Annotation: Model confidence (mean pLDDT): 79 of 100. This is a predicted structure of a 92-nucleotide RNA (Glycine riboswitch aptamer) from uncultured Nocardioides sp. The RNAcentral record of the sequence draws on MGnify. The source organism's lineage runs through Bacteria, Actinomycetota, Actinomycetes, Nocardioidaceae and Nocardioides.
[in-house]
RNA sequence: GCGCGGGAGAGUCUUCACCCGGUGGUACGCCGCCGGGAGGAGCGCCGAAGGGGCAACCCCUCCCCGGAACCUCUCAGGCGCCAGGACCGCGC
Numbered sequence: 001g002c003g004c005g006g007g008a009g010a011g012u013c014u015u016c017a018c019c020c021g022g023u024g025g026u027a028c029g030c031c032g033c034c035g036g037g038a039g040g041a042g043c044g045c046c047g048a049a050g051g052g053g054c055a056a057c058c059c060c061u062c063c064c065c066g067g068a069a070c071c072u073c074u075c076a077g078g079c080g081c082c083a084g085g086a087c088c089g090c091g092c
Stems, first nucleotide, its partner, number of pairs: 001092006011043001013042004018037008044079003050075001051073003057067002
């Protein structure tokens, strides 16, 4: 590095408009309600892809340089499912 398995956290909140199905009304132009789907925006939040920062520690006679976290920041990413996923186990 590849394959397989396991793998957490945090709103399916507010709003906008769209699509499909059901249903009621109709002046047949449309309108209301319910369910489902996938988008934009806003606020809130998470932290285990990646990235940044400090640094125990490692290296060195010492210093410098260098390496360095699941600590931290939240840029990215994520907050229904799917996917992703540090890390762990097995095999090559």